[in-house]
Context: one part of a larger RNA
RNA sequence: GAACGAACGUUGGGGGCGUGGAUUAGGCAUGCAAGUCGAACGAGAACCAGCCUUGUAGCAAUACCGGGCUGGGGAAAGUGGCGAAAGGGGCAGUAAGGCGUGGGUAACCUACCCCGGGGACCGGGACACUCGCGUAACAGCGGUAAAUUCCGGGCGAUCUGACGAAAGCGCCUGCUUUUGUCAGGAAAUGAGUUUCGCCUCGGGAGGGGCUCACGUGGUAUUAGCUUGUUGGUGGGGUAACGGCCUACCAAGGCAAAGAUGCCUAGCAGGUGUGAGAGCACGACCUGCGCCACUGGCACUGAGACACUGGCCAGACUCCUACGGGAGGCUGCAGUCGAGGAUCUUCGGCAAUGGGCGCAAGCCUGACCGAGCGACGCCGCGUGCGCGAUGAAGGCCUUCGGGUUGUAAAGCGCUGUCGAGGGGGAGGAAAGCCGAAAGGUUUGACCUAUCCCUGGAGGAAGCACGGGCUAAGUUCGUGCCAGCAGCCGCGGUAAGACGAACCGUGCAAACGUUGUUC
Numbered sequence: 001g002a003a004c005g006a007a008c009g010u011u012g013g014g015g016g017c018g019u020g021g022a023u024u025a026g027g028c029a030u031g032c033a034a035g036u037c038g039a040a041c042g043a044g045a046a047c048c049a050g051c052c053u054u055g056u057a058g059c060a061a062u063a064c065c066g067g068g069c070u071g072g073g074g075a076a077a078g079u080g081g082c083g084a085a086a087g088g089g090g091c092a093g094u095a096a097g098g099c100g101u102g103g104g105u106a107a108c109c110u111a112c113c114c115c116g117g118g119g120a121c122c123g124g125g126a127c128a129c130u131c132g133c134g135u136a137a138c139a140g141c142g143g144u145a146a147a148u149u150c151c152g153g154g155c156g157a158u159c160u161g162a163c164g165a166a167a168g169c170g171c172c173u174g175c176u177u178u179u180g181u182c183a184g185g186a187a188a189u190g191a192g193u194u195u196c197g198c199c200u201c202g203g204g205a206g207g208g209g210c211u212c213a214c215g216u217g218g219u220a221u222u223a224g225c226u227u228g229u230u231g232g233u234g235g236g237g238u239a240a241c242g243g244c245c246u247a248c249c250a251a252g253g254c255a256a257a258g259a260u261g262c263c264u265a266g267c268a269g270g271u272g273u274g275a276g277a278g279c280a281c282g283a284c285c286u287g288c289g290c291c292a293c294u295g296g297c298a299c300u301g302a303g304a305c306a307c308u309g310g311c312c313a314g315a316c317u318c319c320u321a322c323g324g325g326a327g328g329c330u331g332c333a334g335u336c337g338a339g340g341a342u343c344u345u346c347g348g349c350a351a352u353g354g355g356c357g358c359a360a361g362c363c364u365g366a367c368c369g370a371g372c373g374a375c376g377c378c379g380c381g382u383g384c385g386c387g388a389u390g391a392a393g394g395c396c397u398u399c400g401g402g403u404u405g406u407a408a409a410g411c412g413c414u415g416u417c418g419a420g421g422g423g424g425a426g427g428a429a430a431g432c433c434g435a436a437a438g439g440u441u442u443g444a445c446c447u448a449u450c451c452c453u454g455g456a457g458g459a460a461g462c463a464c465g466g467g468c469u470a471a472g473u474u475c476g477u478g479c480c481a482g483c484a485g486c487c488g489c490g491g492u493a494a495g496a497c498g499a500a501c502c503g504u505g506c507a508a509a510c511g512u513u514g515u516u517c
Stems, first nucleotide, its partner, number of pairs: 001517004006513005013380001015378004019373002026336003030333003035082003040079002047072007055064003089291003098216008108208003113204007121153005129143002159184011190196002217263003224254003229251008266288004270281004293314005316327004344370001346369003352366001353364004383413004393404004417458001419453005426446002431440003461506005466487003472501005482489002
C1' cells in the first nucleotide's frame, strides 16, 4: 500500500447493488417449512329441495319442534397412485470409502420423459365402517361392501435359465448376431368427448453404482505395521466386480519414494495479495462429499440405511388419572446461553422453478420481495454568482499591524436529494373460452420517467500537525500529568504532554485494533 463475513471509538443526509451467527455440531417456547389426485375406489357429515308423519297452538287455513324416505350436495377421515431419496441447512467427522483431472465397466442399475415392436383371458379375498375397553397415545375381538389394492389359475414373447449348432470379433474368462430342445415366467382393457393410463421387449436421453492411474496437509522428538491380514479353491451375497462374507489351503501383503501412529483439515471452481514466481485462504455463489440429539439397525421403494419415516439403546426435556406415553430448528423467523460480534416470530405464490392433477387448481419460509445493520463497494447531495469600510468577535503581535477572510452579513439566482400531492411504461409470458379470427383474466413488491407546491431552507465530521509524513504558534504543566508505530518527547520559554487559535489530509465517514499478502 492492498484486502476483510470483521470488531471498537467519535460522527452520521439520502440512494443502488451486494452482504450479515466465523464462538457452543450448546439447549430450544410458538407458528409455518410436503403434499396432491373424486378423470383409481367405496362410504359419506353440515346444508338445500320434495314427499309422508307424531306432538303443540289454532274453529280452520296454517305455523313451530321433532322423526322417516327420496334426490342434490360434498366437509373430515379412509383404501389406492405418484411425490415425500428433490428442494432447504450445516461443515461435526473424514489425509482417503473424500475431492480434482483423465480412463475402464467384456462386472452394473435406472421411476418419471422420448422412439419403436408385441399384448391385456378367468376367478377370489382383507383394512376403513359398526360395537365394547382406555386420562391419553393406542391396542384387541365379532359382522359386512369397492377399486388402477392384493391373491390364485390360464395363455405366453425377440424375456430368464440350462444344454447344443453356425458365423463374426476379442489379450483370456468371453462378447455380438442367427438358430434348435426343455423348463420358468406379465398385465388394470380401468376411466373417458378428444385422450390419459396398464403389462412386456428393444433403443435413447438424463441420472447413478463400482473400479484404475496421477495429484491433493504437518510431524521421524512416531520405524516398524498387518491375521480376513495377502493370495488361491469351493460356497454364499449383491444390480454388479471383489475377503464383501464364510469353510479349507498356502504364508503372504505394506514400509525410508515415509508404512503405522499422532496433530490439523471438508475438497474443488475460485478468493486475497504480488510485476511475476509464489504465499495465505476456501465467507457469499456453483459442482462433489459427509452429517441430521448421540450410537446402532433394517423395512418400504426405481432410488435411502432416509433432516421435518420406522425399530432398539443412551443422555436431555415435557405430559400423566402413576398404569403409561410424547419429542428432536445443523429448514424460515424467533428465544436463552456463551461471545468483541452477526438481522424481522414480515408480504406473496405476481414471476422463475418443483410435487400432484387431463385441467381448473392446490401445496411450496425453494424462490421472489419488503424490513433491520455505513458491514462492503459505487455514484449523489449538504448550494451557485456578486460581495471590503477587509465589519464584529477570536487568536497572534515588534502595538505599526497581521490572520481567521469573500469567509460572514447583504444583494441576485437555482431546485439535485429530502418533504407533501398527482400521473405512470415495464417486470405478463402463460392460462382460460373459441374450429379459427379473436376475446378475456392474472402484480406480493418495486419503479424508469414526468408534472405541481414550497423555500437555502432539513443535511459535516473525524484524524493529524518533532522526523519518517502534508500541516505551527501562544498559554498551562514542570522527568509531574501525560504521549508513543520506530527514533524518542516532558527535570521553568515543550513546534512531541493538555487547551485555544490556525493549518494539513480524507470525507458520510474518519481513526484504532486484529488477520493475510
Molecule: small-subunit ribosomal RNA, 5' domain
Organism: metagenome